Predicted 3D model of a 474-nucleotide part of an RNA (small-subunit ribosomal RNA, 3' major domain) from a metagenome.
[in-house]
Context: one part of a larger RNA
RNA sequence: UGACGGGGGCCCGCACAAGCGGUGGAGCAUGUGGUUUAAUUCGAUCAACGCGAAGAACCUUACCGAGUCUUGAAACGCAGCGGACAGCCGGUGAAAGCCGGUCUCCCUUCGGGGUCGCUGUACAGGUGCUGCACGGCUGUCGUCAGCUCGUGUCGUGAGAUGUUGGGUUAAGUCCCGCAACGAGCGCAACCCCUGUCCAUAGUUGCCAUCAGCUAGGCUGGGAACUCUAUGGAGACUGCCGGCAUAAAGUCGGAGGAAGGUGGGGAUGACGUCAAGUCCUCAUGGCCUUUAUGACUCGGGCUACACACGUGCUACAAUGGUCGGUACAAAGGGCAGCAAAGCCGCGAGGUGGAGCGAAUCCCAGAAAACCGAUCUCAGUUCGGAUCGGAGUCUGCAACUCGACUCCGUGAAGGUGGAAUCGCUAGUAAUCGCGGAUCAGCAUGCCGCGGUGAAUACGUUCCCGGGCCUUGUACA
Numbered sequence: 001u002g003a004c005g006g007g008g009g010c011c012c013g014c015a016c017a018a019g020c021g022g023u024g025g026a027g028c029a030u031g032u033g034g035u036u037u038a039a040u041u042c043g044a045u046c047a048a049c050g051c052g053a054a055g056a057a058c059c060u061u062a063c064c065g066a067g068u069c070u071u072g073a074a075a076c077g078c079a080g081c082g083g084a085c086a087g088c089c090g091g092u093g094a095a096a097g098c099c100g101g102u103c104u105c106c107c108u109u110c111g112g113g114g115u116c117g118c119u120g121u122a123c124a125g126g127u128g129c130u131g132c133a134c135g136g137c138u139g140u141c142g143u144c145a146g147c148u149c150g151u152g153u154c155g156u157g158a159g160a161u162g163u164u165g166g167g168u169u170a171a172g173u174c175c176c177g178c179a180a181c182g183a184g185c186g187c188a189a190c191c192c193c194u195g196u197c198c199a200u201a202g203u204u205g206c207c208a209u210c211a212g213c214u215a216g217g218c219u220g221g222g223a224a225c226u227c228u229a230u231g232g233a234g235a236c237u238g239c240c241g242g243c244a245u246a247a248a249g250u251c252g253g254a255g256g257a258a259g260g261u262g263g264g265g266a267u268g269a270c271g272u273c274a275a276g277u278c279c280u281c282a283u284g285g286c287c288u289u290u291a292u293g294a295c296u297c298g299g300g301c302u303a304c305a306c307a308c309g310u311g312c313u314a315c316a317a318u319g320g321u322c323g324g325u326a327c328a329a330a331g332g333g334c335a336g337c338a339a340a341g342c343c344g345c346g347a348g349g350u351g352g353a354g355c356g357a358a359u360c361c362c363a364g365a366a367a368a369c370c371g372a373u374c375u376c377a378g379u380u381c382g383g384a385u386c387g388g389a390g391u392c393u394g395c396a397a398c399u400c401g402a403c404u405c406c407g408u409g410a411a412g413g414u415g416g417a418a419u420c421g422c423u424a425g426u427a428a429u430c431g432c433g434g435a436u437c438a439g440c441a442u443g444c445c446g447c448g449g450u451g452a453a454u455a456c457g458u459u460c461c462c463g464g465g466c467c468u469u470g471u472a473c474a
Base pairs, nucleotide, nucleotide: 001474002473003471004470005469007468008467009466010465011464012463013462015458016457019422020421021420022419023418026313027312028311029310030309031308032307033306034304035303042052043051063299064298065297066296067295068294069293072123077121078120079119080118081117082116087102088101089100090099091098092097105114106113107112125288126287128286129285130284135281136277137276138275139273141271146185147184148183149182150181151180152161153160154159165176166175167174191265192264193263194262196233197232198231199230200229201228202227206222207221210220211219212218236259239253240252241251242250243249315415319374320373321372322371323370324369331362332361333360336355337354341350342349343348381412386407387406388405389404390403391402392401428450429449430448431447432446433445434444
């Protein structure tokens, strides 16, 4: 100087408390451990475990079995040889491959060149090893308020001071003081979305006034409103009052759509963990070279006594079922989204209008509301499992897809110890969209609808910041 303390002081954070809803019990989905296996590819273990994977039937695929290739599946150089390569035909085969046949180049100054194949040789290739050789990227402490430097001063020196102290703040934020004076990286602001208003613009969007009608903003028309999307205004403790060192600031008020960082996002200092990644990529070294490379078919990654994580659906009446009737936002669409109509109980089929889309389509929002029914039961709750019949995608759904219909109806009566999330348009709850994608979503990323309860307080648990103290630790 740090680190540590079941030392002290001060202070923060859904850290506790106060609340609301869960997990832990059940069934299923998914990931992991373990076990099994020819293989169940690999990595990740506090900060792994719906993670890499934003799509494992083949492919993917890195694993296993079998069959094949050896200058190689792709790149480039040289030498020699040859003609094109491709395509077509036949044989064999699961395919890849192998064997045979057929058909065959362009330019030319006739030296050759281009192109392709074969042979040979330099070499290729490797998701092989080392993340403890590395780059890059990332996690974590932590969006915590810290981390440093120049000069000066103090100290023999390590170093200290500044950065400590008194206030204050979300903040090393600001003020005051001070052997310090300044500065840098962080904080904040500048950026994006959202909340109010104005201007501009008016189609594909809008419809207040006027007219027409097929009653639909449909047509004429309108530019007001909504909206769209560009520019601006607006919030700064600016104003008033109390407290205060009459400093920073804090408390209350006015006006205002919004008030003291308005709400949300992006943004992650010096560093820590030899943290993670050689399987994104890049790369040193090592290893491999008729194989640890390459191709193909089939299998596996989907196994199952069990253990754990994350979720979905429930256990019902604030509910289930049936009928009727409303109201979104944000997205996607040409090898695409697909309307009306018709067929089917349905998944879906047929059909093909319209639309490269503020125009057309996906598209019925659902909870809610109105009415009817069920009456506390393993039930008209719950839907696992299994049987049968189908639909769709795709060369192909046996291993191993999703969905539909009929039947079957399991566990489950609110869950031990323990444990998680959340402070407001949040939790809870309800549906909708998208990426990936032929097909496949309870996951992920977004969107809106309905919409709470509670916070006395900081003693305690966890994590963190500053000062101080002890130390046989570095």
The full RNA is in RNAcentral, with records from SILVA. Rfam family: Bacterial small subunit ribosomal RNA. The prediction has a mean pLDDT of 83.